[in-house]
RNA sequence: GUCGGGGUAGCUUAGUUGGUAGAGCAGUGGAAUCAUAAACCACAGGUCGUGGGUUCGAUCCCCACCCCCGGCA
Repeated sequence: GUCGGGGUAGCUUAGUUGGUAGAGCAGUGGAAUCAUAAACCACAGGUCGUGGGUUCGAUCCCCACCCCCGGCA
């Protein structure tokens, strides 16, 4: 240089023929216990890599760019 895969919550990730963004762990609170932990209940946490385009509407489609992984050269 070129081709492919990936970037979504603190971490690991799901998602979608375009229509309110989910889970697990971690965090906070509650309840329980003599007390603590586990298990239980609830809550909070997301500019969906960046910028632009299409659209009534974009995490999803199109373009450019950035970062990570791999193949070829």